A computed fold for a 346-nucleotide part of an RNA from a Clostridia bacterium, annotated as small-subunit ribosomal RNA, central domain.
Context: one part of a larger RNA
RNA sequence: UUGGGUUUAAAGGGUGCGUAGGCGGUCAUUUAAGUCAGCGUUGAAAGUUUUCGGCUCAACCGGAAAAUUGGCAUUGAAACUGGAUGACUUGAGUGUAAAUGAAGUGGGCGGAAUUCGUUGUGUAGCGGUGAAAUGCAUAGAUAUAACGAAGAACUCCGAUUGCGAAGGCAGCUCACUAACAUACAACUGACGCUGAGGCACGAAAGCGUGGGGAUCAAACAGGAUUAGAUACCCUGGUAGUCCACACAGUAAACGAUGAAUACUAACUGUUGGCGAUAUACUGUCAGUGGUCAAGCGAAAGCGAUAAGUUAUCCACCUGGGGAGUACGACCGCAAGGUUGAAACUC
Numbered sequence: 001u002u003g004g005g006u007u008u009a010a011a012g013g014g015u016g017c018g019u020a021g022g023c024g025g026u027c028a029u030u031u032a033a034g035u036c037a038g039c040g041u042u043g044a045a046a047g048u049u050u051u052c053g054g055c056u057c058a059a060c061c062g063g064a065a066a067a068u069u070g071g072c073a074u075u076g077a078a079a080c081u082g083g084a085u086g087a088c089u090u091g092a093g094u095g096u097a098a099a100u101g102a103a104g105u106g107g108g109c110g111g112a113a114u115u116c117g118u119u120g121u122g123u124a125g126c127g128g129u130g131a132a133a134u135g136c137a138u139a140g141a142u143a144u145a146a147c148g149a150a151g152a153a154c155u156c157c158g159a160u161u162g163c164g165a166a167g168g169c170a171g172c173u174c175a176c177u178a179a180c181a182u183a184c185a186a187c188u189g190a191c192g193c194u195g196a197g198g199c200a201c202g203a204a205a206g207c208g209u210g211g212g213g214a215u216c217a218a219a220c221a222g223g224a225u226u227a228g229a230u231a232c233c234c235u236g237g238u239a240g241u242c243c244a245c246a247c248a249g250u251a252a253a254c255g256a257u258g259a260a261u262a263c264u265a266a267c268u269g270u271u272g273g274c275g276a277u278a279u280a281c282u283g284u285c286a287g288u289g290g291u292c293a294a295g296c297g298a299a300a301g302c303g304a305u306a307a308g309u310u311a312u313c314c315a316c317c318u319g320g321g322g323a324g325u326a327c328g329a330c331c332g333c334a335a336g337g338u339u340g341a342a343a344c345u346c
Base pairs, nucleotide, nucleotide: 004317005316006315007300008299012314014201015200016199017198021194022193023192025088026087027086028085029084030083031082033081034080035077036076037075038074040072041071042070048066049065050064051063052062053061054060091191092188093187094186095184096183097182100179103177104176105175106174107173108172109171110154114150115149116148117147118146119145120144121143125136126135162169163168206247208245209244210243211242216240220236221235222234223233258313259312262309263308266291267290268289269288270287271286272285273284274283295302296301319346320345321344328339329338330337331336
C1' cells in the first nucleotide's frame, strides 16, 4: 500500500453550523468531456513469454512471433456519469390551522428549611460517636415562641415522563426568542446529503476584575483511631460554591455505538398529534421503553431508536511499555490545552 476494522479487544471527533471537496430524485430533448467500438501512428534495443535453431546437453547465443495492458490523432455509438435546455413533485423548504414541552434569555413574586441577630419562657446541660474527645454552655447554651435579616436551593407532583445539537434544563408568573411533531396539500421546484480546514456552543474544577457570602466545604487547625494515620470518623474552617463581565476548552463530554437514505416478521407499555367514536374493537404519523422472528456477532448481546441488508460522506485504529511524555509550533494571564515522536525495552 492493498485488504480489514472502530458497543465491550487498538479505534467515532464533546456537539452543531458551514466553506472547499465528494456524492446526489423523476421525465424529455440536445451535446459528446468521461465511457465504448473501428482504423492509423507511436510504444528503441536489450530484457520477459512462446516457438524454431547453434555450441555433444545446459547455462549462453541467434531467428521469428507475442506481450508492451500506455500515449496521440481520427471516424463513429449514445445506455450510464458529466455539460446545456425545458418540464415534474415524491426529497427539501415555505404557508395555514390547532397543539406540545424542566428548550433559551431577562424581570417580578412565593413558601418551607438553614444560619445569624433581638426579645420572651426556661435550666443544666448540649452536641457528637462504634465508644469518646476536641467544641458550645450559668457572661444562661440546647429546647421552645415571636419578630427581623441574609444568601442559596426549589419538598410533594415526579414517571424507563418531557424538552434541547450536545453540554444540559425542574417553585410560580410576565415579556421576548427559538424548535420538534401533526393535519391540509395552497406555494417554491432538487433548492438535497456529508463536510477537510474554519466559526460558534460546550459540565465540574480552575483563572482575572468587581460584588456577594446562608449552607456545604479542598487547603488548614484541633480531637479521635492506629504500630504509625500527613486518611477513613468527629469539632471547626479559608478559597470555592452564588451574581455580572471576560478567559479557559477539558470529562467514563457514554448509548463507551459519527451523520444521513432506503428496505426487512411480530407482541406489549407510554408521550404529543390526526382519524374514528357505538365509548367498544381498531388505524395512522412522530418520539420514547420492554420482549423477540429473520439476520448479525468471538461471545455478552444487537434486533424498525440495528451492532441486520444497501449506496454516500467525514473522523479514527494498526502489539504492550516508554507516552498522550520529549522537542518544535500554535493558543492561553496562568494552570495548562491542541498537534505529537524516538532511543530503549518486553

RNAcentral holds the full RNA, with entries from ENA and SILVA.